[in-house]
Model confidence (mean pLDDT): 82 of 100. The RNA shown here (transfer RNA) has 72 nucleotides and comes from a Candidatus Woesearchaeota archaeon. Its Rfam family is "tRNA". Rfam classes the family as a transfer RNA. It was read from a public genome assembly. Lineage of the source: Archaea > Nanobdellati > Candidatus Woesearchaeota.
């Protein structure tokens, strides 16, 4: 130098252009003599960044950052 793959609330992760998901976490209740466990509600997201196509992009293109892996 050249390829391929990732990048989504804290943390793991799901998503086929048409409401952005779950599970840990985390705040409040309900239970309990009291703590776990258990259940219900709840805040939490510029879907790395920047173009383009589109009526409509997290998702399709293109370019740029970080990150694995492979070939020389």
């Nucleotide at each position: 130098g050249c390829c391929u793959c990732c990048u989504u609330g804290g943390c793991u992760u799901a998503g086929u252009c048409g409401u952005a998901u779950a599970g840990c976490g985390c705040g409040u209740g309900c239970u309990u003599g009291g703590u776990a466990a258990g259940c219900a509600c709840g805040a939490g997201g510029u879907c790395c960044c920047g173009a383009g196509u589109u009526c409509a992009a997290a998702u399709c293109u293109c370019g740029g950052a970080g990150g694995a892996g492979g070939c020389u």